[in-house]
């Protein structure tokens, strides 16, 4: 000097989680409950279907940040082995 193996650090790439966004309960969540129902002499009250809204489990997408994992990954440093030259 070359080859090869290992370790550490930083980076890159990929995956996963977190996170973000969207969707998301006909039947068992919550809110709000037209109509209709019930109570009432009335005023008013009660329960509450549909519609509407929110969300859970879950699904999909993203990957800026964070954690973890992986590599025929880049660089730097350190170490083991081999070969050659002086």
């Nucleotide at each position: 000097g070359c080859c090869u193996c290992c370790g550490u650090g930083c980076g890159g790439c990929g995956g996963c989680a977190c996170c973000u966004c969207a969707c998301g309960a006909a039947c068992c969540u919550c809110c709000c409950c037209a109509g209709g129902g019930c109570c009432g002499g009335a005023a008013g009250g009660c329960a509450g279907c549909a519609a509407g809204g929110a969300u859970a489990a879950g699904u999909g997408a993203g990957c800026u940040c964070u954690a973890c994992c992986g590599g025929g990954u880049g660089c730097a440093c350190g170490g083991g082995g081999g070969c050659c030259c002086u």